[in-house]
RNA sequence: GGCCCGUUCGUUCAGCGGUUAGGACAACGCCCUUUCACGGCGUAGACAGGGGUUCGAUUCCCCUACGGGCUA
Numbered sequence: 001g002g003c004c005c006g007u008u009c010g011u012u013c014a015g016c017g018g019u020u021a022g023g024a025c026a027a028c029g030c031c032c033u034u035u036c037a038c039g040g041c042g043u044a045g046a047c048a049g050g051g052g053u054u055c056g057a058u059u060c061c062c063c064u065a066c067g068g069g070c071u072a
Stems, first nucleotide, its partner, number of pairs: 001071007010025004018055001027043005048064005
C1' cells in the first nucleotide's frame, strides 16, 4: 500500500429499517440492618465524525478517524 472486521452509557455485552436504544457490573438515592456487608426498589448515564439512500437509519451505502487481522 491492498483487502477484511470492528467502533453503542464509566466497563462489558445485546439490538436483521418503525424498540421508551435493553441487560450485567459499576455510580447515586431510598428501604432493610444497631452499623457494615448481603438483599429489595428506584434514578442518572451511550449510538466515533461527516455526507448519502429512505416517509423513517444505531441498523443500508460512501468518505474520514481510531483499533484489530490477513497479505505484499
Transfer RNA from a Capsulimonadaceae bacterium, 72 nucleotides, folded computationally. Its mean pLDDT, the model's own confidence on a scale to 100, is 82. NCBI's taxonomy places the organism under Bacteria, Bacillati, Armatimonadia, Capsulimonadales, Capsulimonadaceae. Its Rfam family is "tRNA". By type it is a transfer RNA.